[in-house]
Context: one part of a larger RNA
RNA sequence: GAUGAACGCUAGCGAUAGGCUUAACACAUGCAAGUCGAGGGGCAGCAUAGAGUAGCAAUACUUGGUGGCGACCGGCGCACGGGUGAGUAACGCGUAUGUAACCUACCUUCAACUGGGGGAUAAUCCGUCGAAAGUCGGUCUAAUACCCCAUAAUACAGGGGCUCUGCAUGGAGAUAUUUGUUAAAGAUUAAUUGGUUGAAGAUGGGCAUGCGUAACAUUAGGUAGUUGGUAGGGUAACGGCCUACCAAGCCUUCGAUGUUUAGGGGUUCUGAGAGGAAGGUCCCCCACACUGGAACUGAGACACGGUCCAGACUCCUACGGGAGGCAGCAGUGAGGAAUAUUGGUCAAUGGUCGGGAGACUGAACCAGCCAAGUCGCGUGAAGGAAGACGGCCUUAUGGGUUGUAAACUUCUUUUUCAGGGGAAUAAAGGGUGUCACGUGUGGCACGUUGUAUGUACCUUGAGAAUAAGCAUCGGCUAACUCCGUGCCAGCAGCCGCGGUAAUACGGAGGAUGCGAGCGUUAUCC
Numbered sequence: 001g002a003u004g005a006a007c008g009c010u011a012g013c014g015a016u017a018g019g020c021u022u023a024a025c026a027c028a029u030g031c032a033a034g035u036c037g038a039g040g041g042g043c044a045g046c047a048u049a050g051a052g053u054a055g056c057a058a059u060a061c062u063u064g065g066u067g068g069c070g071a072c073c074g075g076c077g078c079a080c081g082g083g084u085g086a087g088u089a090a091c092g093c094g095u096a097u098g099u100a101a102c103c104u105a106c107c108u109u110c111a112a113c114u115g116g117g118g119g120a121u122a123a124u125c126c127g128u129c130g131a132a133a134g135u136c137g138g139u140c141u142a143a144u145a146c147c148c149c150a151u152a153a154u155a156c157a158g159g160g161g162c163u164c165u166g167c168a169u170g171g172a173g174a175u176a177u178u179u180g181u182u183a184a185a186g187a188u189u190a191a192u193u194g195g196u197u198g199a200a201g202a203u204g205g206g207c208a209u210g211c212g213u214a215a216c217a218u219u220a221g222g223u224a225g226u227u228g229g230u231a232g233g234g235u236a237a238c239g240g241c242c243u244a245c246c247a248a249g250c251c252u253u254c255g256a257u258g259u260u261u262a263g264g265g266g267u268u269c270u271g272a273g274a275g276g277a278a279g280g281u282c283c284c285c286c287a288c289a290c291u292g293g294a295a296c297u298g299a300g301a302c303a304c305g306g307u308c309c310a311g312a313c314u315c316c317u318a319c320g321g322g323a324g325g326c327a328g329c330a331g332u333g334a335g336g337a338a339u340a341u342u343g344g345u346c347a348a349u350g351g352u353c354g355g356g357a358g359a360c361u362g363a364a365c366c367a368g369c370c371a372a373g374u375c376g377c378g379u380g381a382a383g384g385a386a387g388a389c390g391g392c393c394u395u396a397u398g399g400g401u402u403g404u405a406a407a408c409u410u411c412u413u414u415u416u417c418a419g420g421g422g423a424a425u426a427a428a429g430g431g432u433g434u435c436a437c438g439u440g441u442g443g444c445a446c447g448u449u450g451u452a453u454g455u456a457c458c459u460u461g462a463g464a465a466u467a468a469g470c471a472u473c474g475g476c477u478a479a480c481u482c483c484g485u486g487c488c489a490g491c492a493g494c495c496g497c498g499g500u501a502a503u504a505c506g507g508a509g510g511a512u513g514c515g516a517g518c519g520u521u522a523u524c525c
Base pairs, nucleotide, nucleotide: 001524002523003522005521006520007519008518009517012377013376014375015374016373018370019369020335025333026332027331029330030329031328034076035075036074039073040072042069043068046067047066048065050063051062052061053060054059083288084287085286092213093212094211095210096209097208098207099206102205103204107201108200109199110198111197112196113195114194115149116148117147118146125138126137127136129134155181156180157179158178159177162173163172164171165170186193187192214260215259216258221251222250223249226248227247228246229245230244231243232242233241263285264284265283266282267278268277269276270275290311291310292309293308294307313324314323315322316321341367343366344365345364349363350361351360352359353358380411381410382409383408390402391401392400393399394398416462417461418460419459420458421457425452431446432445433444434443435442436441437440469514470513471512472511473510474495475494476493480509481508482507483506484505490497491496
């Protein structure tokens, strides 16, 4: 000098950034991922228009016609965003390359196509079993769900010849060269939009490689899928990635192997630098989601709020069997020196879905708590000597000091309190009207949308009014005397102080330093 700090004493305000470093310990409760009716069958609930039935009527019931819509089928999303740092000494990360060994939903551009048919199933309805979670059976039905046929290539697979080219395996191109295989879905307000195939782009990833990236030799040998080859399988793709066979290799004192520790980087702290230390907040990458394992779906996961199995733990149970996973946001217990609210809003920014209106969003933006950091402001200013009273010291009728300090006079009102006014953040999208091009885009105009917030800020009035402490004073080190104590009580970072005149202990007066903070402790340079 620094800190995600803690502790002691003290404390007026604002802005800004920060806030479980310990138990990747266990979690009550609420919320954190939905959306689309312009894909579908429908109608549980709500609203609405009529009609019908019963009834004197009130009213009840039936009816999907309409707005809509719980559950269900279907699509997209849920692989993002958010959390944590346990594991990992590794192509994990950083940097630079390669991919002639690869994938990429949504988006953009271009080309072509979108013909015909079929059988189911959920919901609903009727039943079975069960305490529950849930399960099983039967009947009916739809689709942008599923399947078949057609058409089809510059797609895929196989064969034949031609041209050019590379660092190797190889790559590229043309071809009226040939054989085979593979596709689609509709909706609507008729403007559009969706579907399929192919080519390219963009974006995002996968994989490989050079170099760099801890400690210990009181760790010296390690290794059988091990190292390489052939063949096959598998993958989006290369590869012992896996399998069979063959060979005996491969790594290592330039530190293999083992053990211990650790997420990595941008950066941060310190230092003149070289270095040393750290990796909290923010950004990028990685890994993980109660512990271990596995795959399914999907463009993408081996998936935090999905599935299955095993385990530990907690809960429910009719004892047969079931349910759960805060290292999301709040919050609770525990641990600890120690770390906040079970708050508001989708107004802005962004995300998902939707044609849109919009819905959802503990992402985000705000507010609350905390001197825990940084920055800014204030606690008054000017005058004022009888150098007041009081305190302290003293060589004591005196003098010194506290000290222009106070009183007193004049002034100001930052701040405070009371009254009044009062934002920016909002631009749009969508709506209405109009114009241009020309047939859905763009321009203009109007009106709409604010959580924070009656907040910030401005202004009027009152009144010095509401606001100073902490540590130190032997040397290092700025700042000295008196009293008490008497190797006691105590101090202390080091040297050291204290045994009767202690500037070193305790108190007082005074002084010094910093100041809404000041000291102590811990850690780093």